[in-house]
RNA sequence: GUCCGUUAUCGGGGUCGGUGUAAUUCCGAACCGGCAGUUAAAGUCUGCGACCCGCACACAGCCAGUGGGCGGUGGACUCAGUGAAAUUCUGAGACCGACGGUUAAAGUCCGGAUGAGAGAUAACGAAU
Numbered sequence: 001g002u003c004c005g006u007u008a009u010c011g012g013g014g015u016c017g018g019u020g021u022a023a024u025u026c027c028g029a030a031c032c033g034g035c036a037g038u039u040a041a042a043g044u045c046u047g048c049g050a051c052c053c054g055c056a057c058a059c060a061g062c063c064a065g066u067g068g069g070c071g072g073u074g075g076a077c078u079c080a081g082u083g084a085a086a087u088u089c090u091g092a093g094a095c096c097g098a099c100g101g102u103u104a105a106a107g108u109c110c111g112g113a114u115g116a117g118a119g120a121u122a123a124c125g126a127a128u
Base pairs, nucleotide, nucleotide: 001128002127004125005124006123007122008121009120010119015029016028017027018026030108031107032097033096034048035047036046037045043095044094052072053071054070055069057067058066059065077093078092079091080090081089099111100110101109
């Protein structure tokens, strides 16, 4: 250095105005962008996580449920420039955003969530 294990810590951002009985949900304008990868830096490429659905199993069992596993679903970009190389940079113009709730329709409010998590870092130990 590589690789494996254990432990610890970290691990998602964002609003104003107008109308109205009522909206951070409508209208106008604004704002935000998880993780790893990539000939070069990514919300839009590739893969993953989150969210949602299903299956069997275990726990619990009056019901509701809980847990890990396996499987599925799952949004959105173009043009020009530079360059060896960029849907990643620069310029311009676009586009996308789980579920439940709500005096009125939500990426931005409230809630599950002081949760989970891709993964990141460190320490210690084993192998090489």
This is a predicted structure of a 128-nucleotide RNA (FMN riboswitch aptamer (RFN element)) from an Actinomycetota bacterium. Taxonomically the source falls in Actinomycetota (Bacteria, Bacillati). Its mean pLDDT, the model's own confidence on a scale to 100, is 82.